[in-house]
The RNA shown here (transfer RNA) has 76 nucleotides and comes from Candidatus Aciduliprofundum sp. RNAcentral records the identical sequence in 2 taxa. RNAcentral holds the sequence, with entries from ENA. The prediction has a mean pLDDT of 81. The organism belongs to Candidatus Aciduliprofundum, within Archaea.

This record gives sequence, C1' cells and structure tokens, in this order.
RNA sequence: GCCGCCGUAGCUUAGUUGGUGGAGCGCCCGGCUGUUAACCGGGAGGUCGCCGGUUCGAAUCCGGCCGGCGGCGCCA
Repeated sequence: GCCGCCGUAGCUUAGUUGGUGGAGCGCCCGGCUGUUAACCGGGAGGUCGCCGGUUCGAAUCCGGCCGGCGGCGCCA
C1' cells in the first nucleotide's frame, strides 16, 4: 500500500428481507425472608463508531473518515 471482517445499553450480544431498537448479566425500586443470597414483579439506561448521500422512511443501502482484528504485498 491492497483486500476482508467487526464497531448496537455499563459488559456480552440479537436484529442486515429498509417500516416502533430487543435479550442475558449488571444497576435501581418493590415483594418474599429473622437477615443475606436465591427466587418473583416492576423500572431506568441506546444521536445503532463519526460525517454526508439515497428514500415517504436507514442499525440495515451507497460514499468518505476513525478505531479494532485478520490476510496479502513491498523493503531488507
């Protein structure tokens, strides 16, 4: 330098057929219990890496950029 994959909640991740952004763990409140844990019920938390484009509508399609991982090449 070239190619591929990945970036979504605090963490791990689903959703890629364009049409309300989900789950588990964690966190907060309540129940249960003599107390804690476990268990049960409820809740908060996301500009979907950033900027732009297409579209009535974008996590999803297109372009650029940033970061991570892998492969190839070049020099020696």